This is a predicted structure of a 1415-nucleotide RNA (small-subunit ribosomal RNA) from a metagenome.
RNA sequence: UGAGAGGUGCCGGCGAGCGGCGUAAGGGAGAGUAACGCGUGGUUAUGUGCCCCUGGGACUGGGAUAGCGUCGGGAAACUGACGGUAAUACCGGAUAAUAUCGAGAGAUCAAAUGGUGAGAUUCCGCCCAGGGAUCAGACCGCGUUCUAUUAGCUUGUUGGCGGGGUAAUGGCCCACCAAGGCAAAGAUGGAUACCGGGUGUGAGAGCAUGGCCCGGCUCACUGGGACUGAGACACUGCCCAGACACCUACGGGUGGCUGCAGUCGAGAAUCUUCGGCAAUGGGCGAAAGCCUGACCGAGCGACGCCGCGUGCGGGAUGAAGGCCCUCGGGUUGUAAACCGCUGUCAGUUGGGAGGAAAUGCUAGGGAGUUAUCUUCUUAGCUUGACCGAUCUUCAGAGGAAGGACGGGCUAAGUUCGUGCCAGCAGCCGCGGUAAGACGAACCGUCCAAACGUUAUUCGGUAUCACUGGGCUUAAAGCGUUCGUAGGCGGCCUGGAAGGUGAGAUGUGAAAGCCCUCGGCUCAACCGAGGAAUUGCGUUUCAAACCACCAGGCUUGAGGGAGACAGGGGUGAUGGGAACUGUUGGUGGAGCGGUGAAAUGCGUUGAUAUCAACAGGAACACCGGUGGCGAAAGCGCAUCACUGGGUCUCUUCUGACGCUGAGGAACGAAAGCUAGGGGAGCGAACGGGAUUAGAUACCCCGGUAGUCCUAGCCGUAAACGAUGAGCACUGGGCUGGGGGAACUUUCACAUUCUCCCGGCCGUAGCGAAAGCGUUAAGUGCUCCGCCUGGGGAGUAUGGUCGCAAGGCUGAAACUCAAAGGAAUUGACGGGGGCUCACACAAGCGGUGGAGGAUGUGGCUUAAUUCGAGACUACGCGAAGAACCUUAUCCUAGACUUGACAUGUUUUAGAACACUUUGGAAACUUAGUGGUGCCCUUCGGGGAGCUAUUGCACAGGUGCUGCAUGGCUGUCGUCAGCUCGUGUCGUGAGAUGUCGGGUUAAGUCCCUUAACGAGCGAAACCCUUAUCUUUAGUUGCCAGCGGGUAAUGCCGGGGACUCUAAAGAGACUGCCGGUGUCAAACCGGAGGAAGGUGGGGAUGACGUCAAGUCCUCAUGGCCUUUAUGUCUAGGGCUGCACACGUCCUACAAUGGUACGUACAAAGGGAUGCAAGACCGCGAGGUGGAGCUAAUCCCAAAAAGCGUGCCUCAGUUCGGAUUGCAGGCUGCAACUCGCCUGCAUGAAGCCGGAAUCGCUAGUAAUCGCGGGUCAGCAUACCGCGGUGAAUGUGUUCCUGAGCCUUGUACACACCGCCCGUCAAGCCACGAAAGUUGGGAGGGCCCGAAGUCACUGAGCUAACCGCAAGGGGGCAGGUGCCGAAGGUCAGCUCGACGAUUGGGACUAAGUCGUAACAAGGUA
Repeated sequence: UGAGAGGUGCCGGCGAGCGGCGUAAGGGAGAGUAACGCGUGGUUAUGUGCCCCUGGGACUGGGAUAGCGUCGGGAAACUGACGGUAAUACCGGAUAAUAUCGAGAGAUCAAAUGGUGAGAUUCCGCCCAGGGAUCAGACCGCGUUCUAUUAGCUUGUUGGCGGGGUAAUGGCCCACCAAGGCAAAGAUGGAUACCGGGUGUGAGAGCAUGGCCCGGCUCACUGGGACUGAGACACUGCCCAGACACCUACGGGUGGCUGCAGUCGAGAAUCUUCGGCAAUGGGCGAAAGCCUGACCGAGCGACGCCGCGUGCGGGAUGAAGGCCCUCGGGUUGUAAACCGCUGUCAGUUGGGAGGAAAUGCUAGGGAGUUAUCUUCUUAGCUUGACCGAUCUUCAGAGGAAGGACGGGCUAAGUUCGUGCCAGCAGCCGCGGUAAGACGAACCGUCCAAACGUUAUUCGGUAUCACUGGGCUUAAAGCGUUCGUAGGCGGCCUGGAAGGUGAGAUGUGAAAGCCCUCGGCUCAACCGAGGAAUUGCGUUUCAAACCACCAGGCUUGAGGGAGACAGGGGUGAUGGGAACUGUUGGUGGAGCGGUGAAAUGCGUUGAUAUCAACAGGAACACCGGUGGCGAAAGCGCAUCACUGGGUCUCUUCUGACGCUGAGGAACGAAAGCUAGGGGAGCGAACGGGAUUAGAUACCCCGGUAGUCCUAGCCGUAAACGAUGAGCACUGGGCUGGGGGAACUUUCACAUUCUCCCGGCCGUAGCGAAAGCGUUAAGUGCUCCGCCUGGGGAGUAUGGUCGCAAGGCUGAAACUCAAAGGAAUUGACGGGGGCUCACACAAGCGGUGGAGGAUGUGGCUUAAUUCGAGACUACGCGAAGAACCUUAUCCUAGACUUGACAUGUUUUAGAACACUUUGGAAACUUAGUGGUGCCCUUCGGGGAGCUAUUGCACAGGUGCUGCAUGGCUGUCGUCAGCUCGUGUCGUGAGAUGUCGGGUUAAGUCCCUUAACGAGCGAAACCCUUAUCUUUAGUUGCCAGCGGGUAAUGCCGGGGACUCUAAAGAGACUGCCGGUGUCAAACCGGAGGAAGGUGGGGAUGACGUCAAGUCCUCAUGGCCUUUAUGUCUAGGGCUGCACACGUCCUACAAUGGUACGUACAAAGGGAUGCAAGACCGCGAGGUGGAGCUAAUCCCAAAAAGCGUGCCUCAGUUCGGAUUGCAGGCUGCAACUCGCCUGCAUGAAGCCGGAAUCGCUAGUAAUCGCGGGUCAGCAUACCGCGGUGAAUGUGUUCCUGAGCCUUGUACACACCGCCCGUCAAGCCACGAAAGUUGGGAGGGCCCGAAGUCACUGAGCUAACCGCAAGGGGGCAGGUGCCGAAGGUCAGCUCGACGAUUGGGACUAAGUCGUAACAAGGUA
């Protein structure tokens, strides 16, 4: 406005589109990159939106196109045709300088008068210039990982000229020209890696590192490309290719979390799909404001740092419980309980400062001449996601402690369990029956909201050594010389100023570290200031030193002259000895060889010998730690050629020098190639021996080779295990080559001096040994080399070589050592000295026989156990029929027990005797008997017996490798140690060695040792002589008595003897030897002579020696049995083997008879005489004897006489039969003895082996202990009574000194290699397979650029036709991905194969360590 539907204008909101700015910032990541990427310091040929300052300008026109409308295509993404429209979108014209081009003249280039407003030169915008700021681009010096088993790389490559291109220099690109450029100060290649500020560590220098934060770089699914823009070749833009994923209607499309959260996967492992733009900052905008997983906050995580709490004070009967225990106690432990107090943190209630300043709006005031603009100021209003200091309410010690460790390092220990198992372990190492090391408990130690572990870095570590190491022997000096690069380099003067020193100045971002101050209650954390940033640039000064330029010098170096020594080198010639061969002579049986032999040679004549000839190799004596040479190396003589050295003169040059990465040359022996030669020797090979074997050592042969010529190889313990050069630093002795002085001269000597070769030693050095003017000392210069052992000087790659092989040269894996020097021992088929019945010289045995006895084995129901070379085996056992006797076996019994102590219940004195069953133990029944002390007469107590229960007893059960004690052995060997001193870093040494001597570490001498101890010796016992004392039980000379006889008796002490005390023997004396010694030899005297004989006596230690069965004892085991009792058996068993003995094998004997002489012992449940009986063992009986009295008790061998006469016997006595005796409870298993009978083996003992040096061996008997009985055993005693040796070669053992050592549980040690087994890593390998970086060729997307553009075409010109311009399209160069070809390089796998490492007990040998048995 219209009736309405609706239309239109304006305002507000929402949405789409056009346009502007932004999106190149912020945020994430570290793939790539060894580079001007980064760091630091310089340079300029450049650009720069927004921002600031200055000057100027903005006139006049035009054509489109989104949105929109209509109609389509497509599943979608998206898209087509037609119509019409706007701008600060786009375009034409004008204007044009201090801008651009240009030498100049001149030419050329812009804009939006748009927004707000009444009004704009003025505010916000637009255009052209200049300047600034910021940011960016580009260039340069210096710095920036490993690898040479990567040594050559490069063609737009290096430079020039001219163009193109860019914002800009430039091979950035193109055409042409030149042939350059880089590299041992590491190019090229390969591997790895973002860089810096910083961070960790470290005294520092360094080393390692680059997470958070800051600066830079690079990247955005992978690769390529441009567009737009101030800026990109663009994380959340575009195009193409590729891989992957998704959607699809199969036609076609879409995507890129290394943004914040989140999901999946992988993994040992890493968070919420949170809140907010409140602050800080960014973008746009005039502003309000919008956007902002930047950011601010919260969440999760002990991930880190810091702070706080989990209470504080009192509390002993030192509670209970735990743990330990010597059973007393200790400890946990004031810890708890209990009493009193406080109120942090967390919880609960309610408040709450601050982080907020602004902007904006409203109102007022002021300044900028005006202003819409700017700015100052006052008041009010407005903004907190989250955190929340702090205050407050309530309650009550209430809700809040763990982890590791406890053997040493390293703070902190006990018990139990386990038994080389289970396990621990950072290193050393724990664990096999007493684990401070495993597991547990208790206790303790250290940290503490943490504590430990693992991984990693630095340190310690001087163990890569710049600060700050080494190389004789530990790893390490190139085999030697020459020499390139390089490094280093004599004296003087002048110059300049690169290094160097001093000052100034710029820079060295901030953060961090450090210092000071400040803010959170403290701290962590944060803020401010300072210092530092050791570096780089610029500049001024200095000029000693290094380097540079110029000039000079002579001492380093070289040259010259004159002498000298020499196995220096090369070539040629000559020589003798020896050897072998050939020929001939002599000769005639062997030679040769070895530990011994044999092979071999020889009657076809060897060996031997003589002569002649031939051949090859090496050159005796001189000859010598003597000479020469760079080293390797060089030795008959002469000649030729030739290198080096030394001395003297001080004549010349004038630093010409030293070293030497690469490089070159030389370089023993063996080996190789080609050609010679070949006597001797001699790998391989053959034979003979040796041996278990002997592919060796020894022997007989013998080919390569050894020799020469030409070439190769290039290594050795090529060693002084010691690089070259220069200088300095006490000496002594000595060899070689020169010179000088002294001497008048010569010679010799002496002294000095230069060079070379040695020895010893000072300082010093060195781990020590050692070196020591020939350094391994002190310094300088240069080179080489080392960084635990093995794997390994191997593999692989490269390179050299004809080959053999050389040079360069790893890793995996594995071990906790490998190694050096020295010390003490032990050992040696090393040495020296010495000793011992060790051997030798002797005597007698064992081993053979029979028996005894012990052991093994076997057997057995059981044959109990122990002892095992010497040092077990006649041993424990000084005596097994039962007992003994035992985890011996079979059987029967007991369970507080056979035995001890304490306690408890009950009964009874104790005790004696009888009795049932039984093999006994044991058990059944009964009789007698009632004691002692006290008594209140009730009873109580002591002791004993039986019984009940509890503690406990018991164990000849295990461990002698848990132990004590005792013992054996080395060994009665002479050793083993200490104090002080001295030497050595030390272990250690010295003493203790050496010279003598001894039985001796005995003594003497010497002596850096002086002393001492344990041993030796002595002291002790015994024996041998004497004296004194004593004289019974012993003795008897003299005296007396007596007898058949006897010390029988009286007596005696002389003698023997007994048993006490003494003496004696000490190398004291003499001679000799010896060191003036110790001592030894001989002698005298003496009973005894050099320890008189014998015994006792056994050092430090060794053998894990022996013993738990003598005893003691820790631990373990057992407790109606592994204890105890009992009976019977066994320990005695017998194909066998060994040890120790007895008796023998006979005549030095046997046997019979006669006869003589001991010592030492034993004897009272005993020895027993005389007597009698018996053949005898023995019996009967009993004198005497407490034993110098009596008895055992006879000694035997011996002596005398007889017989036996060499034989299995008159030897020998086993075995067996019969008959007896004794002991004993009992002789069957299983005793001893006697008589008679029987009469075995055995005729002197293989290999081998034992004892003994004088009153000994041998032989003969006697006694004793054990014991009822039993002795060939054991322990003692005396009788008779030898031989041999006076040495140390050998066997065994021992002592001392020395030497070697790879041994040290110590030679019964250590240790090597093959083979066999298991396991591990590595190499080779036909090949299979994957990755990486390049190259050639093909194809060629997108796209820039160039050319074309006949198709299409709004702006301008033109009336129009048309033109200009633009676009599509096309062509070309380049070009990603892709394809293909041949190579390079790095892996993985690989039948098979090779060596290597490792692994308690496999096989074969014995290589090495000692003289390792052949250095």

The RNAcentral record of the sequence draws on SILVA.
Its mean pLDDT, the model's own confidence on a scale to 100, is 83.